[in-house]
RNA sequence: GGGUGAAUGGCGCAGUGGUAGCGCAGUUGCUUUACACGCAAUUGGUCGGGGGUUCGAAUCCCUCUUCACCCA
Numbered sequence: 001g002g003g004u005g006a007a008u009g010g011c012g013c014a015g016u017g018g019u020a021g022c023g024c025a026g027u028u029g030c031u032u033u034a035c036a037c038g039c040a041a042u043u044g045g046u047c048g049g050g051g052g053u054u055c056g057a058a059u060c061c062c063u064c065u066u067c068a069c070c071c072a
Base pairs, nucleotide, nucleotide: 001071002070003069004068005067006066007065010024011023012022013021018055026042027041028040029039030038048064049063050062051061052060
């Protein structure tokens, strides 16, 4: 220099055009003498930045940033 992939709650991940979910973690309650386990409820993300297409974008297109891999 060329190419491919990834970026979504605190962490690990799903979601391939129609109001963004799961597990763990956190908080509260029940249970226990207490802790842990278990059960129930609940908080937390304008989806890496910017622009475009569309009635509507995490999703499609362009660009930038960061990371990983391949080729030279």
Molecule: transfer RNA
Organism: Rhodospirillaceae bacterium